Overview
Model confidence (mean pLDDT): 84 of 100. The RNA shown here (small-subunit ribosomal RNA) has 1378 nucleotides and comes from an uncultured bacterium.
[in-house]
């Protein structure tokens, strides 16, 4: 000294919540010793039982008892009886003194009770000191002894006899009271000394001869009484309280003042500066805490005070209204013979009781101190000590040192190692406490010591007999493994725990403190979070709606006085102890002495006069009046105008009116609406009209008049600080409502219909009462806001508007300077958390009021005052949460706004949505119908191909170091392997015949089989939310970032926005930016055009020549494949900023990115996938693993997706004819020829390919038929009978013929692709593949329509605004009900 926690992130605001210390503490779980300190915090709750105040024979009368002595009787004697108070002494008894000290609680008390100052000229004090003076002479009783009586007992009661330092009377007496003369002094009511009369008032004695005592006066100290200033809790939801109350006069009482009490008189006294009441509490010195000022407490010890089972009173005595005294009285307890008696632990011990929870029925008077005594002694739970108990503070121990084979053990591991760890062990020391012995103190002043044979010393003797507790996610110092699995549990706060938990349990091991450690409770601190030191209020809690004003605060310039604040010297206090600085003593410390400063105070005095105050006298700058002026919805009341709406008469005139997004309720042939004239009435004032005016605020708006408020300009005649602010109080004070009375044309809550809707107690519509409007009155709230309290001064400008004065120019209108007073905007300092505010401050400084202290609960509840009511003012608390909250960022979002793109719509074209089929999915069914994929972006998807295999799935049936990889031991050298046979549903299994492995130093190795052991294989078992890797997707969207500057308290912003263009963050200009990266483009392939090498398996102009580019020849073209040209806005016109670049043009095979393709920025979806593969981590091992057979993945009421064929005349057959590309081919592709209706077979040339082969290209075009039908359309199903592949075509292939010929006549809502060689049409090719495409991925042929446009619908960009959103709108979030 600060941290943690609100956010996605920041800065504040603001709580909560930690780390420190501290206790008379408690409670787990430890425990080895001293010395010092402390130890019912609760029931002021009852108490058993011991003790806690006596003592003095040197006051006394006497002798109950102890001991002694003496005398007598008995006895041999010891001894026993009995007398004697002689003696030591003494029980009870009289009597003095003590018992009011000492010890214990804090129940009560908000008080002169306690603190501090001062008073008493209003008072007492035993003992003690110190001084004077006396101690003379008489009396009378009464306890006790004895005797009687009553009584359970406590205890009473007669009766006789006696003493005293007990009681009494009389003398004296410096005394005290009163009357009276008269001094002297003081600070009000006095104080001293003096002379005279009256009146009252004194003693005690005792011994052992030193001495203790009594009496009265004066003083002194102590110790008490009493009075006075300050100070002394919380509550105003406690605002009036007092009648002995306040005073006074004259008594009583008392030590003394005093209404203390009492008779009279007077009405007074206290209170917002806080009276009365209520709650709580003993107070202080000091104690914790704090930097300090504060806060918090008052237990040990000191100092007062109060009490003594409750309550009351008094006696005695110097001193009590008395803790161990008495009386009553009341609860409770105990005895009791029922009449009647006894107690009082808040003393030291103990006990119940309560409670989380506080000690021994000790020892001893040996010190220290009280009482009593002349002493000796006695007493003494005050005291010294000792026990108990880690309560608390302080010290010491539990070992030192040396030892790496880093042992074992234990934990972890990546298996290598790491860690506990110099730690142990061993080796070499010491003995501190504790045990054991011997010595052995001081406290004592001659004698006496309870602690105590204790402290203390000295010996000999074992590492031995002495370590735990808490915590290790962040704050907060220390981690790793198993375990468990939102369970079980941690938690001070924020928060862990749903299968890889540094946060729960264990284990190691770490850090921390230590004989303790943690927890719990309670007070400061950190919290400047009640801010005096030290906060604040525009938006985060917080300005009163406003004004005028009381009391208060504060307050202008000169001068003189005062000395209450204020400063300063000095004196008195401010007990001790306690805290702090110096020094000393227990071995040290804790603790003890000692001595210094302190103790911030209070009181008294002496001083200064600058401030403040207070008084005097001026002064004019504040402030107010006058006097001269002009604005101006400023109030108040009378008057009166004209347009509008409504109604009512009266006329024209008819069929519709109204109203809405459309309507409909409504009016209207009984004549509405509309229009004309004329009346009624009521209520607002259009245009002037202005971020103009006026008012304290609410508020004020035709005109006129009559009263009346303030405010400005000038101007200085006049007062002379009258000034400011303002708790209480008083007055105003929109709009709703309230009250009585009027009014009532329009609107118009409630209300009623009509519509909306799912529903509409609402929004729109048609009606419509209160009410709005007058007048009196109430009520006092409003986001009554400038969310900004009034006053003053003072701090750059700049620009509008208002009302006034001055100057200056101008014919006027005007303009320009400048000043005073209001209203705006903009901007410097400066403040501000920012936003902002900024001479009209929210800047600088005064002054006074007013408010705030987390969120909710709550402006609620009670109370209390006001209101008629409605409600308004004042205004809690239990309980909860860890936030709630303000300003700015960034982002998402929004049925916000701008701008702009995309086959997004929109304008074509063809579809699917309906049929039949083909394929996936769901769902459903099975033994199994493996798994996976789920909106775009799962669904002809992984699968470029499920009859065995695949294959993961079921049924059965087999293995068990294994079907596959190392290693290890034995056997063997064909046990593998070919081929056959037998058995089986089939692997598995038996057999039989070929077959006889390489090297070699001859041991023996390799290689293979087999047979055994075990480590281990094995897993398409889980988890894609534990991952690598790989894909999807927005999105080929223009867009994401960085560096260094610059802004900004910071999140961040700038750059990247802005003007334009682009397909593009493309470029261009502009700017506090200036550059740079990933991304766009471009480099890459391919296509389109030329050119140039090269011509064989390609091609053929020209020559030869054929059937035939079949040769020969040629490489000109085509074509192939290699290099190279071309396209750059590069030219020309116009736009445009002279820019980018756009529009049009030329030339060109192409023209502005020529066409396609590949290429996928930062990220985003815990998006897919553990089932391609790789992999943590579980989890299965005679099985979730191998292996085999037969099934299933092909099931079928249904539901969906993607195709594919159709519905047919732009069309089907049929016959004969042409025109590609781009691929494939050896377990292949196969010509050609012959058979078959035909799918195919035979035979087999060529060809590892521009050579041969698949291979027919169709769609077209010609010519022919079919004529609008379920057909010559359309081909589903089905039934014969065939081909192929394949061990094998039942489940379960695919293809031919021949025969059957369903559904279907162009598809509801809805919905998908596509902008040019596209779309649509049309046929080829290939992967995979034995065989099995309508899918898939490729090619090439015909070959179109349409874009007006930026309005709507999706989706993306930029940029702006809002936001209580950030898991981001699939968000937040209310209410009600469970």
């Nucleotide at each position: 000294a600060g941290a943690g926690u609100u956010u996605g992130a920041u800065c504040c605001u603001g709580g909560c919540u930690c780390a420190g210390g501290a206790u008379g503490a408690a409670c787990g779980c430890u425990a080895g010793c001293u010395a010092c300190a402390g130890g019912c915090u609760u029931a002021a709750c009852a108490c058993a039982u011991g003790c806690a105040a006596g003592u003095c024979g040197a006051g006394g009368g006497g002798c109950a008892g102890c001991g002694g002595g003496g005398u007598g009787c008995a006895g041999c004697a010891a001894u026993g009886c009995a007398c004697u108070g002689c003696c030591g002494g003494c029980g009870a008894c009289c009597g003095g003194c003590g018992c009011a000290c000492g010890g214990g609680u804090g129940a009560g008390u908000a008080a002169c009770g306690c603190g501090u100052a001062u008073c008493c000229g209003a008072c007492c004090u035993g003992g003690c000191c110190u001084u004077c003076a006396c101690u003379c002479c008489g009396g009378g009783a009464u306890a006790g002894c004895c005797c009687c009586u009553c009584g359970a007992a406590a205890g009473a009661g007669g009766g006789a006899u006696u003493a005293a330092u007990a009681c009494c009377a009389g003398a004296u007496a410096u005394g005290u009271g009163g009357a009276a003369g008269a001094g002297u002094u003081a600070c009000a009511u006095g104080g001293c000394a003096c002379u005279u009369c009256c009146a009252c008032g004194a003693a005690a004695g005792a011994u052992u001869c030193a001495u203790c005592g009594g009496u009265g006066a004066a003083g002194g100290a102590u110790g008490g009484g009493g009075a006075u200033g300050c100070g002394u809790c919380c509550c105003a939801u406690u605002a009036g309280c007092u009648u002995g109350u306040u005073g006074g006069c004259g008594g009583g009482g008392u030590a003394a003042c005093g209404g203390c009490c009492c008779a009279c008189c007077a009405a007074g006294g206290c209170g917002a500066c806080g009276a009365u009441g209520g709650g709580u509490a003993g107070g202080g010195g000091u104690a914790c805490u704090g930097a300090g000022a504060g806060g918090u407490a008052g237990g040990u010890c000191c100092c007062c005070c109060a009490c003594a089972u409750u309550g009351g009173a008094a006696c005695u005595g110097a001193g009590a209204c008395a803790c161990g005294g008495u009386c009553c009285a009341a609860a409770c307890u105990c005895c009791u013979a029922c009449g009647g008696g006894a107690g009082g632990c808040a003393g030291c011990a103990g006990u119940g009781g309560g409670g989380a929870a506080u000690a021994u029925u000790g020892c001893a008077c040996a010190a220290u101190g009280g009482g009593g005594g002349a002493a000796a002694c006695c007493c003494u739970g005050a005291u010294g000590c000792a026990g108990c108990g880690a309560c608390g503070c302080c010290g010491c121990g539990u070992g030192a040192g040396u030892g790496a084979a880093g042992a074992a053990g234990u934990a972890u591991u990546u298996c290598g190692g790491u860690a506990u760890g110099u730690a142990a062990a061993g080796c070499u020391c010491u003995a501190u406490c504790a045990g054991c012995a011997g010595g052995g103190a001081a406290g004592a002043a001659a004698a006496u010591g309870a602690c105590g044979g204790u402290a203390c010393c000295u010996g000999a003797c074992u590492a031995a007999g002495a370590a735990g507790c808490a915590c290790c996610g962040g704050c907060u110092a220390a981690a790793u493994a198993c375990g468990u699995g939102c369970c079980a549990g941690c938690a001070g706060c924020c928060g862990c725990g749903g299968u890889a938990a540094u946060a729960c349990g264990u284990a190691u091991g770490g850090u921390g403190c230590a004989a303790g450690c943690g927890u719990u409770a309670u007070c400061c601190g950190g919290a400047u979070u009640u801010a005096c030191u030290g906060g604040g209020u525009g938006u985060a809690a917080a300005g009163g709606g406003a004004g005028c004003g009381u009391a208060g605060a504060c307050g202008g310039c000169g001068a003189g006085g005062c000395a209450a604040g204020u400063c300063u010297g000095a004196a008195g206090u401010g007990a001790a102890a306690u805290g702090c600085g110096g020094g000393g003593g227990c071995u040290c410390a804790a603790c003890c002495c000692c001595u210094g400063a302190a103790c911030u105070g209070c009181u008294u005095u002496g001083g200064a006069a600058a401030c403040u105050g207070u008084u005097u006298u001026g002064c004019u700058a504040g402030a107010g009046u006058g006097c001269a002026g002009g604005a101006g919805a400023g109030g108040u009341a009378a008057g009166u105008g004209g347009a509008a709406u409504u109604c009512c008469u009266a006329g024209u005139g008819u069929a519709g009116c109204g109203g809405u997004g459309a309507a409909a309720u409504g009016c209207g042939u009984a004549g509405a609406u509309a229009u004309u004239a004329g009346g009624a009435g009521g209520a607002a004032c259009a245009c002037c009209g202005g971020c103009g005016g006026c008012g304290a605020a609410g508020g004020c708006g035709g005109c006129u008049u009559a009263c009346u408020g303030g405010a400005c300009u000038g101007u200085a005649a006049c007062u002379g600080a009258c000034g400011u602010u303002g708790a209480g109080g008083c007055u105003c004070g929109a709009a709703a409502g309230c009250g009585u009375g009027g009014g009532g044309a329009g609107c118009a809550a409630a209300c009623a219909g009509g519509a909306u809707u799912a529903g509409a107690u609402a929004c729109c519509c048609u009606g419509g009462u209160a009410g709005u409007c007058c007048a009196c009155g109430c009520u006092g709230u409003a986001a009554a806001c400038g969310a900004u309290g009034a006053u003053u001064a003072c701090u750059a400008g700049a620009u509008g508007u208002u009302g006034g004065g001055g100057g200056g120019c101008u014919a006027u209108a005007g303009c320009c300077c400048u000043u005073c007073g209001g209203u705006g905007u903009c901007g410097c300092a400066g403040c501000u958390a920012a936003c902002g505010c900024a001479a009209u401050a929210a800047g600088u400084a005064a002054u006074c009021c007013a408010c705030c202290u987390g969120g909710g609960g709550a402006g609620u509840a009670c109370g209390u005052u006001c209101g008629c009511a409605a409600g308004a003012a004042u205004g809690a608390a239990a309980c909860u949460c860890a936030a709630a909250g303000g300003a700015a960022u960034u982002g998402a979002c929004g049925g916000g706004g701008a701008c702009c793109c995309g086959c997004a719509c929109a304008a074509g074209c063809g579809g699917u949505g309906g049929a039949g089929c083909a394929u996936g999915u769901g769902g459903u069914u099975u033994a199994a119908u493996u798994c996976g994929a789920a909106g775009c972006a799962a669904c002809g998807c992984g699968a470029a191909g499920a009859a065995c295999c695949u294959u993961a799935c079921c049924a059965a049936a087999u293995c068990u170091u294994g079907a596959c990889a190392u290693c290890c031991u034995g056997c063997u050298g064909a046990a593998a392997g070919u081929u056959c046979c037998g058995g089986u549903a089939a692997u598995g299994c038996g057999g039989a015949a070929c077959c006889c492995u390489u090297c070699u130093u001859c041991g023996g190795a390799a290689c293979a089989g087999c047979a055994g052991a075990g480590a281990c294989a094995g897993g398409u078992g889980g988890u894609g939310c534990a991952u690598g890797g790989u894909u999807g997707u927005c999105g080929u969207c223009a867009g994401c970032u960085c560096g260094u500057g610059u802004c900004g308290u910071g999140a961040g912003a700038u750059g990247u926005u802005g003007g334009g263009u682009u397909a593009a963050g493309u470029c261009c200009c502009g700017c506090a930016a200036c550059g740079a990266g990933c991304g766009c483009a471009a480099c890459c392939c391919u296509u389109g055009u030329c050119c140039u090498u090269a011509g064989u398996a390609g091609c053929c102009a020209g020559c030869a020549g054929u059937u035939a580019g079949a040769u020969g020849g040629g490489c000109a073209c085509u074509c192939u494949a290699g290099g190279g040209a071309g396209a750059c806005u590069g030219c020309c016109a116009g736009g445009g900023a002279u820019a980018a670049c756009c529009u049009g043009g030329a030339g060109g095979a192409a023209g502005g990115u020529g066409g396609g393709g590949a290429u996928g920025a930062c990220g985003u979806c815990a998006a897919a996938u553990c089932a391609u593969c790789a992999u943590g981590c579980c989890c299965c091992u005679u099985a979730u693993g191998a292996u085999u057979u037969g099934g299933g993945c092909u099931a079928c009421a249904c539901a969906c997706g993607u195709g594919c064929u159709a519905c047919a005349a732009u069309g089907g057959c049929g016959u004969a004819a042409a025109c590609a590309a781009a691929g494939g081919g050896a377990a292949g592709c196969g010509a050609a020829a012959c058979c078959g209706u035909g799918a195919g077979g035979u035979c087999g040339a060529g060809c590892a390919a521009a050579u041969c082969u698949c291979a027919a290209a169709a769609a077209u075009a010609a010519c022919g038929u079919c004529u609008c039908a379920g057909u010559u359309c359309g081909g589903a199903u089905u039934g014969u009978a065939g081909u192929c592949u394949g061990c094998a075509a039942c489940u379960c292939g695919a293809c031919u013929a021949c025969a059957u010929g369903a559904a279907g006549c162009u598809g509801g809502a809805a919905u998908c692709g596509c902008u040019a060689g596209u779309a649509a049409u049309c046929g080829c090719a290939g992967a995979u593949c034995a065989g099995a495409a309508u899918g898939c991925u490729g090619c090439g042929g015909u070959g179109a329509a349409u874009a007006c446009a930026a309005u709507c619908c999706c989706g993306g960009g930029u940029c702006u605004u809002g936001u209580a959103c950030a898991c981001a709108c699939c968000g937040c979030c209310c209410g009600u009900c469970a």